[in-house]
RNA sequence: GCCGGUGUGUCGGAAUUGGCAGACGAGGCAGACUCAAAAUCUGUUGCGGGCAACCGCGUAUGGGUUCAAGUCCCAUCACCGGCA
Repeated sequence: GCCGGUGUGUCGGAAUUGGCAGACGAGGCAGACUCAAAAUCUGUUGCGGGCAACCGCGUAUGGGUUCAAGUCCCAUCACCGGCA
């Protein structure tokens, strides 16, 4: 230099025929149980605003297509693999 693959919450990792983003697990927080703790069980857990109902934003970064994009297209960045 060329070719291919991957990039999603705090972490692992789903959602690939374009149609509710974060299922499920780990971790965190709160509660129950206990004299107290561990274990177990229940609830909750992306970010910002709001008393709340809700509203806005968010899938490496920047653009594009579309009524609608994590998903398709283009460019860039990072990492991994192959070829030279």

Transfer RNA from an uncultured Lachnospiraceae bacterium, 84 nucleotides, folded computationally.
Rfam family: tRNA. From the family's description: Transfer RNA (tRNA) molecules are approximately 80 nucleotides in length.
Model confidence (mean pLDDT): 82 of 100.